[in-house]
Predicted 3D model of a 553-nucleotide part of an RNA (large-subunit ribosomal RNA, domain I) from a soil metagenome.

Context: one part of a larger RNA
RNA sequence: GGCUGUUGGAGGAUGCCUUGGCAUCGAUAGGCGAAGAAGGACGUGCUAACCUGCGAUAAGCUACGGGGAGUUGGAAAGAAACUUUGAUCCGUAGGAUUCCGAAUGGGGGAACCCGGUGGGAAUAAAAUCCCAUCAUCUUUACCUGAAUACAUAGGGUAUUGAAGCGAGACCUGCCGAACUGACACAUCUAAGUAGGCAGAGGAAAAGAAAUCAAUUUGAGAUUCCCGCAGUAGCGGCGAGCGAAGUGGGAAGAGCCUAAACCAAAAGCUUGCUUUUGGGGUUGUAGGGCCAGUCAACAAAGUCUAUGGAAAUCUUAGCAGAAUCAUCUGGAAAGUUGAACGACACAGGGUGAUAGUCCCGUAAGCGAAAAGAUUCAUCAUAGGCGAGAUUGGUACCUGAGUAGGGCCGGACACGUGAAACCCGGUCUGAAUCUGGGGGGACCACCUCCCAAGGCUAAAUACUCAUCGAUGACCGAUAGCGUACAAGUACCGCGAGGGAAAGGUGAAAAGAACCCCUGUUAGGGGAGUGAAAUAGAAUCUGAAACCAGCAGCCU
Numbered sequence: 001g002g003c004u005g006u007u008g009g010a011g012g013a014u015g016c017c018u019u020g021g022c023a024u025c026g027a028u029a030g031g032c033g034a035a036g037a038a039g040g041a042c043g044u045g046c047u048a049a050c051c052u053g054c055g056a057u058a059a060g061c062u063a064c065g066g067g068g069a070g071u072u073g074g075a076a077a078g079a080a081a082c083u084u085u086g087a088u089c090c091g092u093a094g095g096a097u098u099c100c101g102a103a104u105g106g107g108g109g110a111a112c113c114c115g116g117u118g119g120g121a122a123u124a125a126a127a128u129c130c131c132a133u134c135a136u137c138u139u140u141a142c143c144u145g146a147a148u149a150c151a152u153a154g155g156g157u158a159u160u161g162a163a164g165c166g167a168g169a170c171c172u173g174c175c176g177a178a179c180u181g182a183c184a185c186a187u188c189u190a191a192g193u194a195g196g197c198a199g200a201g202g203a204a205a206a207g208a209a210a211u212c213a214a215u216u217u218g219a220g221a222u223u224c225c226c227g228c229a230g231u232a233g234c235g236g237c238g239a240g241c242g243a244a245g246u247g248g249g250a251a252g253a254g255c256c257u258a259a260a261c262c263a264a265a266a267g268c269u270u271g272c273u274u275u276u277g278g279g280g281u282u283g284u285a286g287g288g289c290c291a292g293u294c295a296a297c298a299a300a301g302u303c304u305a306u307g308g309a310a311a312u313c314u315u316a317g318c319a320g321a322a323u324c325a326u327c328u329g330g331a332a333a334g335u336u337g338a339a340c341g342a343c344a345c346a347g348g349g350u351g352a353u354a355g356u357c358c359c360g361u362a363a364g365c366g367a368a369a370a371g372a373u374u375c376a377u378c379a380u381a382g383g384c385g386a387g388a389u390u391g392g393u394a395c396c397u398g399a400g401u402a403g404g405g406c407c408g409g410a411c412a413c414g415u416g417a418a419a420c421c422c423g424g425u426c427u428g429a430a431u432c433u434g435g436g437g438g439g440a441c442c443a444c445c446u447c448c449c450a451a452g453g454c455u456a457a458a459u460a461c462u463c464a465u466c467g468a469u470g471a472c473c474g475a476u477a478g479c480g481u482a483c484a485a486g487u488a489c490c491g492c493g494a495g496g497g498a499a500a501g502g503u504g505a506a507a508a509g510a511a512c513c514c515c516u517g518u519u520a521g522g523g524g525a526g527u528g529a530a531a532u533a534g535a536a537u538c539u540g541a542a543a544c545c546a547g548c549a550g551c552c553u
Stems, first nucleotide, its partner, number of pairs: 001552009015538001016502002020473002022470007029462002031165002039100003042055003046078001050074002061094006070082003105114003115134007136162002140158005170201001171199005181188001185236001211219002223250004233241002254454003257398001261278008283432001285397003288393007301384008310374006317365002323338003327334001339356002341345001347359003403427007413439001434449005489496002509537001512524004
């Protein structure tokens, strides 16, 4: 020096564990905000920092309800207190809530600076301090009021509302890429995606046919699912894109206006306009008006809103069966023996593996207060019910609209034979003997009635709350975070972003002695089942290092 063995060091893999995550399901909730939000700054304790809570009433104040023995958060110890005259704790309702922040008296480099007005405290008077109030836009009403006579603009006062935040979700509208694919690339694709802006709701959007269908018989708002169907089609007919009707289901709901005509009021340009009320709402055309006939003078019924009552639920809770001994052991839930409960043998904990020890579980019960939901109920208010029919008349039935030219967009459909729908621009009808559609166009046939509006459910989503579940993870995994984590740290900034869990059943966390410069480290002693469980703490692999023994050189 090497090899082997062994004893250790170092290291922190592995095993076991789980406070934390992940995913799904079912309910709930789907908003908060000028009555100042979300989010922060600074404070606040007997106590230095941090977290949590709270706000100068500051780990808290008041009332009510629950609860029943301890309590003063994480977080020990000490100090000082509270509590059966019911504390701490839990729930509901109040009160209070500094400063910043939409931030809103003005300013500003957020948490700061400086004011006006009214009132108060203080002062000899001030300074100073306290309270209230003062942004902008907007609705409505009123006052005022130029050029300019009436007027209008403008100004002012009161009043109403808005603003900002969120969940990187869902929805609607407007704007709108590129990488990429096409084996290159330009039409095309990616894709109306990503992204930006605006707006809304618990859902949104859509929606009661100028719809589909169609040899014949038909269907009857919208939305969503299955399917039709990778079909018909579109397409440098390349890459690719890609329907619709029927059919089967979920859900189910229909309504209101404009106009003609009538009445009233107002205005002025005196024959019109406006406002209000009545009337009226459709395609087998309907309505108005005139004439006639029938019914009728407003009830049953039905619907909506609000309130009451009731019920149910949510926000605290209550109660909840049944076992002992022996042995081993540090410890019994294990062993052995003998019992018992079960609408409860889900689960967790307890010194090892517990139906009967504890928390629970099954089946039950419960609210002073606040909130939610529901309906057979009651009250009030309101809507519908509330006309029908025959004949005549030809008054009305949504115009810069429909349609057309040119240019675009959108329809699965790239200009194509390209309908239907939307926009820009130039044009521009008809009026029920009317008009639109049925994929150029025409005829016939047939369906429907545009140019006004509203509408629940079935559908989408999950920041959040509650409950449940897992052939999901188990500390290099699972969220980035099981720990003082969006922390430390990095960056001027937008932003990026960690590592880090485990003594023991219980701290019983090692009194006392010794070594030493020693608060380091160690040796005794003691605790403990164990200290090679000693806080650098469960287990403790390998690399790496050393002691000892054997063998080889």
Its Rfam family is "Bacterial large subunit ribosomal RNA".